RNAcentral holds the full RNA, with entries from ENA and SILVA.
Predicted 3D model of a 469-nucleotide part of an RNA (small-subunit ribosomal RNA, 3' major domain) from an uncultured cyanobacterium.
[in-house]
Context: one part of a larger RNA
RNA sequence: UGACGGGGGCCCGCACAAGCGGUGGAGGAUGUGGUUUAAUUCGAUGCAACGCGAAGAACCUUACCAAGGCUUGACAUGUCGCGAAUCUUUCAGAGAUGAGAGAGUGCCUUCGGGAGCGCGAACACAGGUGGUGCAUGGCUGUCGUCAGCUCGUGUCGUGAGAUGUUGGGUUAAGUCCCGCAACGAGCGCAACCCUCGUCCUUAGUUGCCAUCAUUAAGUUGGGCACUCUGGGGAGACUGCCGUGGACAACACGGAGGAAGGUGGGGACGACGUCAAGUCAUCAUGCCCCUUACGUCCUGGGCUACACACGUACUACAAUGGUUGGGACAGAGGGUCGCGAGCUAGCAAUAGCAAGCCAAUCCCGCAAACCCAGCCUCAGUUCAGAUCGCAGGCUGCAACUCGCCUGCGUGAAGGAGGAAUCGCUAGUAGUUGCAGGUCAGCAUACUGCAGUGAAUUCGUUCCCGGGCCU
Numbered sequence: 001u002g003a004c005g006g007g008g009g010c011c012c013g014c015a016c017a018a019g020c021g022g023u024g025g026a027g028g029a030u031g032u033g034g035u036u037u038a039a040u041u042c043g044a045u046g047c048a049a050c051g052c053g054a055a056g057a058a059c060c061u062u063a064c065c066a067a068g069g070c071u072u073g074a075c076a077u078g079u080c081g082c083g084a085a086u087c088u089u090u091c092a093g094a095g096a097u098g099a100g101a102g103a104g105u106g107c108c109u110u111c112g113g114g115a116g117c118g119c120g121a122a123c124a125c126a127g128g129u130g131g132u133g134c135a136u137g138g139c140u141g142u143c144g145u146c147a148g149c150u151c152g153u154g155u156c157g158u159g160a161g162a163u164g165u166u167g168g169g170u171u172a173a174g175u176c177c178c179g180c181a182a183c184g185a186g187c188g189c190a191a192c193c194c195u196c197g198u199c200c201u202u203a204g205u206u207g208c209c210a211u212c213a214u215u216a217a218g219u220u221g222g223g224c225a226c227u228c229u230g231g232g233g234a235g236a237c238u239g240c241c242g243u244g245g246a247c248a249a250c251a252c253g254g255a256g257g258a259a260g261g262u263g264g265g266g267a268c269g270a271c272g273u274c275a276a277g278u279c280a281u282c283a284u285g286c287c288c289c290u291u292a293c294g295u296c297c298u299g300g301g302c303u304a305c306a307c308a309c310g311u312a313c314u315a316c317a318a319u320g321g322u323u324g325g326g327a328c329a330g331a332g333g334g335u336c337g338c339g340a341g342c343u344a345g346c347a348a349u350a351g352c353a354a355g356c357c358a359a360u361c362c363c364g365c366a367a368a369c370c371c372a373g374c375c376u377c378a379g380u381u382c383a384g385a386u387c388g389c390a391g392g393c394u395g396c397a398a399c400u401c402g403c404c405u406g407c408g409u410g411a412a413g414g415a416g417g418a419a420u421c422g423c424u425a426g427u428a429g430u431u432g433c434a435g436g437u438c439a440g441c442a443u444a445c446u447g448c449a450g451u452g453a454a455u456u457c458g459u460u461c462c463c464g465g466g467c468c469u
Base pairs, nucleotide, nucleotide: 007469008468009467010466011465012464013463015459016458019423020422021421022420023419026314027313029311030310031309032308033307034305035304042053043052064300065299066298068296069295070294073125077124078123079121080120081119082118083117086103087102088101089100090099091098092097107114108113127289128288130287131286132285136283137282138278139277140276141274143272148187149186150185151184152183153182154163155162156161167178168177169176193266194265195264196263198234199233200232201231202230203229204228207224208223209222212221213220237260240254241253242252243251244250316416320375321374322373323372324371325370326369332363333362334361337356338355341352342351343350344349382413387408388407389406390405391404392403393402429451430450431449432448433447434446435445
């Protein structure tokens, strides 16, 4: 000077408390450990690994294993030789590959050849998801959106250093005010950026419909007032009033206002810490392999299963289940695509097929909700695992190992021990919808709207953090 203390003082945070809903018990989903295996590829491991890399492992992916192949190589540049490239096709083979057959002669040209592509030869070299994240760059997590971290000059101290940055108030904030051997400054805070909330203005098609006609229907004429869309602007600043305060900063109350004291949300992450994570995104030093640790292909594996843990899903029912009827979104996506409508089918779906490169057409009937009927507390008309049969779709191919439909089957589960998690408002809980990935595959992830609470006395205690001592 720091760090630490079951030292002290002050203060904050869903940290506790007050509440609401979960996890931990069940089933299956998924990830991990362990075990197994020819292989179950690799990485991530307290918070900050474990629905993580992976925004989607049947083949491919794929890095792993077994078998079969190649050795200038699957890929790049250079030299030489031959041939245009390319397309069709036969046989063997699991394929890679090997052995053939046929069609075909292009572009530029100084007629030597050249460009491009294919095959062959030799050598320089290629190649490596091999090792080291404790050699590294880049990127990222974390403390933490916590309020801190520093510098110049001056002053003090022999010096390490101190001061400033401490003190009195105040703030979400080293935010601001006052004081002070300090005076200033920088990185952070805040603001500037995006979005939501109000109004004005501009523009009305594919959007809208108050008035006038019209229709089954904003359908058509008409209109651009309203809604909406997307450009431009206004608006909020403790600006105004009162009280408190040091007459300050500021705090509390009020007015006006769509909004009030940072209006809500996002992006934005200081100096640094953890030799934190990543050599498997990429890049890269060094080491290692070079007829193999490279590369091609078939099949298998990553999907195993006495078990243990994490994270979500569905339930255990009557605030419910089921049948019929009725209502209301937002944000997205669509041409190798979305697919209306009609027909067939109980259905998944199939056949025909309009429109749409989309404010026009389609995905697209949102669900919870409301109304009515049945069920009457039971392992049930709860719950849906498991299994059998019959089908559908994608795809070269669903056996290992996909999703969906119908009929049948109908397991555990009676609200979950110790313990533990999230959340302070359009939030939690609850309800569906969309998108990316994607041939197919979503209980995951990222968004979107519908409905919509309870509680906060307070800071003694637990956890983390800030300042002074």